[in-house]
RNA sequence: CAGGUCAGUCGGGUGAUCGCGGUUCGGGUUUCCGGAUCGAGGAAAGUCCGCACUCCGCAGAGCAGGGCGCCGGGUAAUACCCGGGGUGAAGUAAUUUACCGGAUCGGGCCACAGAAACAUACCGCCAGCCUAUGGCUGGCAAGGGUGAAACGGCGGUGUAAGAGACCACCGGCGACCGCAGCAAUGCGGCGGCCAGGCAACCCCCGCCCGGAGCAAGGCCAAGCAGGGAUGAAAGACUUCGGUCUGAGGAGCUGCUCGUUCCUUCACAAUCCCGGGUAGGCUGCUUGAGCUGGCCGGCAACGGCCAGCCUAGAGAGAUGAUCACCCGCCGGGAAACCGUCCUUCGGGAUACGCUCCUGGCGACAGAAUGCGGCUUACAGACCGACCUGGGGC
Numbered sequence: 001c002a003g004g005u006c007a008g009u010c011g012g013g014u015g016a017u018c019g020c021g022g023u024u025c026g027g028g029u030u031u032c033c034g035g036a037u038c039g040a041g042g043a044a045a046g047u048c049c050g051c052a053c054u055c056c057g058c059a060g061a062g063c064a065g066g067g068c069g070c071c072g073g074g075u076a077a078u079a080c081c082c083g084g085g086g087u088g089a090a091g092u093a094a095u096u097u098a099c100c101g102g103a104u105c106g107g108g109c110c111a112c113a114g115a116a117a118c119a120u121a122c123c124g125c126c127a128g129c130c131u132a133u134g135g136c137u138g139g140c141a142a143g144g145g146u147g148a149a150a151c152g153g154c155g156g157u158g159u160a161a162g163a164g165a166c167c168a169c170c171g172g173c174g175a176c177c178g179c180a181g182c183a184a185u186g187c188g189g190c191g192g193c194c195a196g197g198c199a200a201c202c203c204c205c206g207c208c209c210g211g212a213g214c215a216a217g218g219c220c221a222a223g224c225a226g227g228g229a230u231g232a233a234a235g236a237c238u239u240c241g242g243u244c245u246g247a248g249g250a251g252c253u254g255c256u257c258g259u260u261c262c263u264u265c266a267c268a269a270u271c272c273c274g275g276g277u278a279g280g281c282u283g284c285u286u287g288a289g290c291u292g293g294c295c296g297g298c299a300a301c302g303g304c305c306a307g308c309c310u311a312g313a314g315a316g317a318u319g320a321u322c323a324c325c326c327g328c329c330g331g332g333a334a335a336c337c338g339u340c341c342u343u344c345g346g347g348a349u350a351c352g353c354u355c356c357u358g359g360c361g362a363c364a365g366a367a368u369g370c371g372g373c374u375u376a377c378a379g380a381c382c383g384a385c386c387u388g389g390g391g392c
Stems, first nucleotide, its partner, number of pairs: 001388006008381003012325007020039008041363001045374002048372005053213004065209005070084005085100006101204002106202002108198003122144002124140007152170002155167003173191002176189005217282004226273005234245004246264007289308008326361008337352001338349004
């Protein structure tokens, strides 16, 4: 320098103008004006896990059901994170990736093919017998054949033929021994040749899990409906429309009388009560908080000290324009520098550099809070490591 692997940070800046939401102060007084101050994210997203908090149950246990599953650690907790192990796969490597309790509790299953899929003998090999190109009985599992899978491989000993039956080496296994490790496990020894696979089929073992969710829940509480209390002067006739007498209220008037209109039995009104709708307040943001430093730890993470307060909501505010700068992409010019060529005069210039100009600046929007996971994302920056090449 080029290519790559892993891990992390940021994700436009400044100014002006206009605009929006919360809080607060001042003015105005009914929701306006002015000032101050604060105002999204690394994923606020998907809502897939785990918690806090709240209510129900009010008291846990068991069954059923579900989840998790190599080992150790972290944590409030997890299916998350960190470190480590085993087997397989990709890569020269850095590194990445899939899987991982138990098959000796027991049951079940293993397509097709094949004699046989868990204890099996079809072809075959060997021995004996017979009614003899064959058949029967017995032995064998080396050879053939089927299959994803058939109970180690190779060489020897051995035998009627054979066979871990036995031996050396190799592979694999082990619930045995030693050493290392907290452990998973590794290394060495020893043992015998070891009766396949599936637990994402039931099952067994260990651990965990009650349900519903901030539209949780708490407080206040219009209107309507319900319950209660207070309170009034009615009587007669009627064709049921009213009429008469009386009473009450209002108008005419200063008052009485008079007169006109309205009302006259059960409504209305007022007050109280409980539940509670609309609505309001609360829950609500000081928290497993953020920033910095030091310490412990390989790390996840933990501890101590100092400083800071940073949206709270209601179908929901955090934006727009312009200027300059920054970054990226494209076009053009130029050739001071860089680079290349050179006949040393100069020439070329895709890229770098300089100037002009056009476009673009991602994904996405809090709604009780927090920890994870997953997914989306223009572009910029930084660190460690690996491989290849070059220079000193």